[in-house]
RNA sequence: UGAUAGAGGCGCGGCGCGCAUCAGUACCCGUUCCAUCCCGGCAGGCACGCCGGAACGGGGAAAGGGUCCGCCGCCGAAGGGUCCGGCGGGUGCACCUCCGCCCGACGCCUGGGCCAUGGGAGAAGAUCUCUUGGACUGCCAUUUACAGAAUGGAGCGCUAUCA
Numbered sequence: 001u002g003a004u005a006g007a008g009g010c011g012c013g014g015c016g017c018g019c020a021u022c023a024g025u026a027c028c029c030g031u032u033c034c035a036u037c038c039c040g041g042c043a044g045g046c047a048c049g050c051c052g053g054a055a056c057g058g059g060g061a062a063a064g065g066g067u068c069c070g071c072c073g074c075c076g077a078a079g080g081g082u083c084c085g086g087c088g089g090g091u092g093c094a095c096c097u098c099c100g101c102c103c104g105a106c107g108c109c110u111g112g113g114c115c116a117u118g119g120g121a122g123a124a125g126a127u128c129u130c131u132u133g134g135a136c137u138g139c140c141a142u143u144u145a146c147a148g149a150a151u152g153g154a155g156c157g158c159u160a161u162c163a
Base pairs, nucleotide, nucleotide: 001163002162003161004160005159006158009075011074012073013072014071015070016069018067019066027059028058029057030056031055032054033053034052040051041050042049043097044096045093046092047091048090078110079109080108081106082105083104085102086101087100088099089098111137112136114134115133116132118130119129120128121127139153140152141151142150143149144148
């Protein structure tokens, strides 16, 4: 220098069945009342198009997200950010903004899980994610009385084996 194999632990991610939630919500039907300019809605702007609103009664979802279990792949596992491209969000326009999804690039940020403040997403006290802080934990380096402890660093790291 290269290759192979490993370690951190409430360790990471994917898929599937079930379950709770979503929600008595959206939506459909009926009755009554109001409206027909207007207002409101279909993500935002303009134009067009379509759809009215409320109460009561009957019926009544789904997706995303979550969780138990099982299986699979793993230890930059993975998450996030930025950018290019594509698809979708009634039609057209400005490729404009926003949202969601997919592919790729950038070794740009983060060793890891947990807790807390604040921000964002979300139906949500669930959950996810970001900033900041806290203790804990693993790795390496330095100091040391080599016990222990302290300080610092980052996974492009560390350990082992082989060439």